Record summary: Transfer RNA from a Candidatus Acetothermia bacterium, 76 nucleotides, folded computationally. It matches the Rfam family "tRNA". Its family is annotated with triplet codon-amino acid adaptor activity in the Gene Ontology. Taxonomically the source falls in Candidatus Bipolaricaulota (Bacteria, Bacteria candidate phyla).
[in-house]
């Protein structure tokens, strides 16, 4: 350098064009329960890497950028 794959809360992940102003688990915070703590119960906040495009409609499809990974090639 070329080809391909991946990127969603603090962490892990669901999602396959419309049921997503995005769901779940752990974690955080508050309340509750308890003599106290833990566990349990109830609730709250928190994410689509970035920029364009296609479409009536994009987390989802296309292009580019950034970052990570795999394979191949070039130089030494």
């Nucleotide at each position: 350098g070329g080809u391909c794959c991946c990127a969603u809360a603090g962490u892990c992940u669901a999602g396959c064009g419309g049921c997503c102003u995005a769901g779940g688990a752990c974690g955080a915070c508050g309340c509750u329960c308890u003599c106290u703590c833990a566990a349990g119960g109830c609730g709250u906040a928190a994410a689509c890497a970035c920029g364009g495009g296609u479409u009536c409609a994009a987390a989802u499809c296309c292009c580019g950028u950034u970052g990570g990974g795999a394979c191949c090639g070039c130089c030494a």